The RNA shown here (Glycine riboswitch aptamer) has 96 nucleotides and comes from Hydrogenophaga borbori.
The prediction has a mean pLDDT of 82.
RNAcentral holds the sequence, with entries from Rfam.
Its Rfam family is "Glycine riboswitch aptamer". Rfam links the family to the GO term glycine biosynthetic process.

RNA sequence: AUUUCGCCGACUGGAGAGCGGCCGUCGCACGGCCCACCGAAGGGGCAAGCCGCGUCAGCGGCUGAAACUCUCAGGUUCAAGGACAGGGGGAGAGGC
Repeated sequence: AUUUCGCCGACUGGAGAGCGGCCGUCGCACGGCCCACCGAAGGGGCAAGCCGCGUCAGCGGCUGAAACUCUCAGGUUCAAGGACAGGGGGAGAGGC
């Protein structure tokens, strides 16, 4: 000085998919089992890239992205949660 970088916490906005069936209960919440679904907590996977071998084709290894993909987890009335975003706040690193 408040320009840059990520981090922390609060506020605001924030999608998708069955108020499914059975049982534990008379019922709600909650829990278990079953079927059908969702992707934006978290998590898994892959491209490019690099290295070595090889005339080439290719083979092996390293690293490895996402809002893509998988659906383990989580979720499918409201509530809660929610990637991400906005403005503001805090401490720090960086700059001068």